[in-house]
Context: one part of a larger RNA
RNA sequence: ACCUCUCUAAGGAACUCGGCACAUUAGCCCCGUAACUUCGGGAGAAGGGGUGCCCAAGGACAUUGCAGCAAUGUAGUGCCCGCGGGUCUCAGUAAAUUGCGUUUAGCGACUGUUUAACAAAAACACAGCACUCUGCCAAGUCGUCAAGACGACGUAUAGGGUGUGACACGUGACCAAUGCGGAAAGAUUAAGAGAUCUUGUUAGCCGCAAGGCGAAGCUCGGACCUUAAGUCCCAGUGAAUGUCGGCCGUAACUAUAACGGUCCUAAGGUAGCGAAAUUCCUUGUCGGGUAAGUUCCGACCUGCACGAAUCGUGUAACGACUGAACGCUGUCUCGGAGAGGAUCUCG
Numbered sequence: 001a002c003c004u005c006u007c008u009a010a011g012g013a014a015c016u017c018g019g020c021a022c023a024u025u026a027g028c029c030c031c032g033u034a035a036c037u038u039c040g041g042g043a044g045a046a047g048g049g050g051u052g053c054c055c056a057a058g059g060a061c062a063u064u065g066c067a068g069c070a071a072u073g074u075a076g077u078g079c080c081c082g083c084g085g086g087u088c089u090c091a092g093u094a095a096a097u098u099g100c101g102u103u104u105a106g107c108g109a110c111u112g113u114u115u116a117a118c119a120a121a122a123a124c125a126c127a128g129c130a131c132u133c134u135g136c137c138a139a140g141u142c143g144u145c146a147a148g149a150c151g152a153c154g155u156a157u158a159g160g161g162u163g164u165g166a167c168a169c170g171u172g173a174c175c176a177a178u179g180c181g182g183a184a185a186g187a188u189u190a191a192g193a194g195a196u197c198u199u200g201u202u203a204g205c206c207g208c209a210a211g212g213c214g215a216a217g218c219u220c221g222g223a224c225c226u227u228a229a230g231u232c233c234c235a236g237u238g239a240a241u242g243u244c245g246g247c248c249g250u251a252a253c254u255a256u257a258a259c260g261g262u263c264c265u266a267a268g269g270u271a272g273c274g275a276a277a278u279u280c281c282u283u284g285u286c287g288g289g290u291a292a293g294u295u296c297c298g299a300c301c302u303g304c305a306c307g308a309a310u311c312g313u314g315u316a317a318c319g320a321c322u323g324a325a326c327g328c329u330g331u332c333u334c335g336g337a338g339a340g341g342a343u344c345u346c347g
Base pairs, nucleotide, nucleotide: 002341003340004339005338006337007336008335010333011332014331019328027051028050029049030048031047036041038166052087053086054085055084058081059080061078062077063076064075065074066073067072088092101326102325103324104323105322106321107319108318112124113123128164129163130162131161132160133159134158140150141149142148167314168313169312170311172244173243174242177241178240179237180236182234186232187231188230192226194224197221200218201217204213205212206211245263246262247261248260249259272306273303284300285299286298287297288296
């Protein structure tokens, strides 16, 4: 030096990515217990006191004997509580078992679930909310466009899909684009069918011959007419996918602009929140906490690039979640001392 422990002056997170680890706390009885709150909680809140052994006033309960008709009285026993007093130790839940607590913010309501073997979370789920499909041989799903099966031995207070995610208060504008369902007036639009024209072929006819004409059938090509859904067109729909401006001027100090002008748009971000799990500039500025604070908390608003069920803002309770602070400590300043073990040398 290594492993497992014990103690440590002064300081007390200065350690470190990070209080990781350690320490503190601890059982039982009594007292006492705040903000907030969904009135259930918060709460074992917090914070105090007691705790061994001996004697023992008194008391509760159970039970036995005696007296008494009985109520009861009296004498005991067991168990428990216990005023008070004494006694020993540094220390009485003396070892062992055995919550650290508080303040504050973010996220997620909660219990739950998850990357078997690097992630347990703020991710997933959830009750609740909303939209949408489905009238029963249901929609939807599996299957060979099948039989059959699930849905369901259910029937719209049911079943399927999608989004959001307890609760409270709310959920704004835009239907131009995309999607969806609707309407059927017009435009466009396939194969097919119909009538008609045309190309080729040739039975036949004509011609001495070369050749010409040429029905039916088959065939080539074209337009016309008849037309479906769809598309265009029309109107609707946002808890459908989504989107939610710019420039200039203006008030009797200055600054700012309630106000005005103009361009563009489908409409120009409403309420609420805001340097935020979102803020680049940025360690923004001010206030708090510290002797000193790029983090933290409270404000401001200049939102590079928040914003309303891809939910907005709050919120008691909960969390092996994340940030900050107090208390506490060998994590550290910075080491030191000791115990046991392992190892090495000699024996």

RNAcentral holds the full RNA, with entries from MGnify. Predicted 3D model of a 347-nucleotide part of an RNA (large-subunit ribosomal RNA, domain IV) from a soil metagenome. It matches the Rfam family "Bacterial large subunit ribosomal RNA".